This is a predicted structure of a 73-nucleotide RNA (transfer RNA) from Desulfocapsa sulfexigens DSM 10523.
RNA sequence: GGGCGCAUAGCUCAGUUGGUAGAGCCACCGGCUCAUAACCGGUCGGUCGUAGGUUCAAGUCCUACUGUGCCCA
Repeated sequence: GGGCGCAUAGCUCAGUUGGUAGAGCCACCGGCUCAUAACCGGUCGGUCGUAGGUUCAAGUCCUACUGUGCCCA
């Protein structure tokens, strides 16, 4: 220099043919228990890497950039 992936909650990850973003873990509150753990219920937590474009509507499609991984030279 060229090519192919990945980026979504504090962490690990889903998200279907574009239709108003979720799970588990962690944290917090409550239940259960003599008590703790386990178990059960609930709550909090997101500008979906950044900036544009297309669209009535974008996590999803297009472009550039940033970070990261792999391959080729």

Its mean pLDDT, the model's own confidence on a scale to 100, is 82. The organism belongs to Desulfocapsa sulfexigens, within Bacteria. It matches the Rfam family "tRNA". By type it is a transfer RNA. About the family: Transfer RNA (tRNA) molecules are approximately 80 nucleotides in length.